[in-house]
RNA sequence: GAACAGGAGUUCUAGGGUUCCGGCCCAUCACUGGGUGUCUGGUCCAAGAGAGCUCCACCGGCGCAGGCCGGGGCACGGAGGGAUAAAAGCCCGGGAGAC
Numbered sequence: 001g002a003a004c005a006g007g008a009g010u011u012c013u014a015g016g017g018u019u020c021c022g023g024c025c026c027a028u029c030a031c032u033g034g035g036u037g038u039c040u041g042g043u044c045c046a047a048g049a050g051a052g053c054u055c056c057a058c059c060g061g062c063g064c065a066g067g068c069c070g071g072g073g074c075a076c077g078g079a080g081g082g083a084u085a086a087a088a089g090c091c092c093g094g095g096a097g098a099c
Base pairs, nucleotide, nucleotide: 006056007055008054009053010052011051012050015045016044020042021041022039023036024035025034026033027032058071059070060069061068062067074094076097080092081091082090
């Protein structure tokens, strides 16, 4: 200096904010409206370095064949920007950088 560390979906979690629901506060006869995420929550978003499951690819083995069984290590990480209503461990990003 270069290459590789496989791809995808889904369910969930760490976590996240506040569009909707709800909570709380204010206004109203009521309908309803406003404020509040420094409101536990439901909907919602969500991990390369978190988990389960499924499919595909690859490798090893078995089988005449259709197929079947098994396998996959390591991973510290800004600032800044982007999307969405808004934010985040989301995306930029196995980034920059460090070892």
Molecule: Guanidine-I riboswitch aptamer
Organism: Cyanobium sp. NIES-981